About this RNA:
This is a predicted structure of a 323-nucleotide RNA (Bacterial RNase P class A) from Flavobacteriaceae bacterium UBA3611. The coordinates come from a structure-prediction model, not an experiment, and the mean pLDDT is 75. It was read from a public genome assembly, where an Rfam model found it.
RNA sequence: AGCGCAGGCCGCCUUAUCGCUCUGUCCCGAUCGGGAUCGGGGAGGAAAGUCCGGACACCAUAGGGAAGCAUAGCGGCUAACAGCCGUCGGUCACGCCAGCGGCGCGAUUAGGACCAGUGCAACAGAAAGAAUGUACAGGUAAUGCUGUAGUGAAACCAGGUAAACUCUAUGCGGUGAAAUGCCACGUAAACCAGCGCUAAGGGUUCCCGCCCAAUGCUGGAGGGUAGGCAGCUAGAGCGUUGCAGCAAUGUAACGUCCAGAUAAAUGAUAAGGAUCACGCCAUAGGCGUGAGACAGAAUCCGGCUUAUAGGCCUGCAUUUUUU
Numbered sequence: 001a002g003c004g005c006a007g008g009c010c011g012c013c014u015u016a017u018c019g020c021u022c023u024g025u026c027c028c029g030a031u032c033g034g035g036a037u038c039g040g041g042g043a044g045g046a047a048a049g050u051c052c053g054g055a056c057a058c059c060a061u062a063g064g065g066a067a068g069c070a071u072a073g074c075g076g077c078u079a080a081c082a083g084c085c086g087u088c089g090g091u092c093a094c095g096c097c098a099g100c101g102g103c104g105c106g107a108u109u110a111g112g113a114c115c116a117g118u119g120c121a122a123c124a125g126a127a128a129g130a131a132u133g134u135a136c137a138g139g140u141a142a143u144g145c146u147g148u149a150g151u152g153a154a155a156c157c158a159g160g161u162a163a164a165c166u167c168u169a170u171g172c173g174g175u176g177a178a179a180u181g182c183c184a185c186g187u188a189a190a191c192c193a194g195c196g197c198u199a200a201g202g203g204u205u206c207c208c209g210c211c212c213a214a215u216g217c218u219g220g221a222g223g224g225u226a227g228g229c230a231g232c233u234a235g236a237g238c239g240u241u242g243c244a245g246c247a248a249u250g251u252a253a254c255g256u257c258c259a260g261a262u263a264a265a266u267g268a269u270a271a272g273g274a275u276c277a278c279g280c281c282a283u284a285g286g287c288g289u290g291a292g293a294c295a296g297a298a299u300c301c302g303g304c305u306u307a308u309a310g311g312c313c314u315g316c317a318u319u320u321u322u323u
Base pairs, nucleotide, nucleotide: 001319002318004316005315006314007313008312009311010310012273013272014271015270016269017268018267020042021041022040023039024038025036026035027034028033044294048305049304051303052302053301054300055299056176057175058174059173063208064207065206066205068172069171070170071169072168073087074086075085076084077083088111089109090108091107092106094104095103096102097101112167113166117165118164119161120160134149135148136147137146138145180230181229182228183227191220192219193218194217195216201212202211203210237256238255239254240253241252242251243250244249275291276290277289278288279287280286281285
C1' cells in the first nucleotide's frame, strides 16, 4: 500500500427571500380562531417490521385449574425482556507445541431429559430392532450358541435424533391511545319481541369459586350526533468529566430542553461552498458535467430484525514492497 472480516461514527453546509406549523409577550375573542411586534423550536439511525419487554390507562377478584405461550449450563446488568455482559462447555477454522492430545486467537451455538412414552433414518445389506442369520471358523444332545468378514452413518436384547411429538423445572389476569377521561349541542331513558330480577348478564380464551348486578341483558325497527378539550411530550431524557467494575452497567458533579401535527405541518427558490463519480489539462492543483443512499414522527421508552450511495475511525487476518 492492496484485499477481506468484525465493530463504531457521520450521512450535506452557509446566506437571502417567500411559505407552512408549534410556542413566549400584548390586544380582540365563549372554545375554535384572528391581529401586531420582537424572539425561540420544527422528521430518524433505523421514524420501518409490529417480533419481544415495559411505563401508563381501564376492567369490582388478579383466587384456583385447564388450554395456550415463553424460557432452559453458571453468574451478573436492567423498570423488564426470547435482550446485553462475563465465564464454562460443544462445533468449525487458523497458528504453535508435540503426539492423537494440549495451548493461543477468532467465529458460531434455543447448551435440561432418549431407561416415562410415541415416532423417524433413503440407498446398500441376509437383516435396521419384540429385527436378522449371507460367507468362513469354533462349539453343542440340539438351537445364531460364540467369533470374524461383508453392507451401512448406525448390526447382540444397539446407539443417534427432542428449532421430532413429548416429559421435567420455572414464569404469564386481560385489553390497548380508535386505551381512557371531561365538556358542549341534540334526540326518543320512547316502541316491539325474547330471557331475567328465585340472577339473565358482567368481571375482555374456557371451567370452578368469589364479587357486582335491574330505568337489566339480547335481538329488531326507528331517531339524534359524528364538535371540542385532555391523554400529548421534562423523560427508566441527553451531553461532558471523575470514581467503581474484565464488561454490560452503576454512581457523583456540571451543563442542557432538542417536533407535538389531527387528514395530518417540518418546505420551495437563488447564489456560493464541501463530498463523490466521470472526462480533460496537468500535478501540494485547476476546469467541465452529473449525483446525493435507505427512507418520513402520530402515547412514550428499552431491545431485536431488516434496508442503506458515499466518507472516516478502531481491531483482526492475509498478500506485496521497503527498512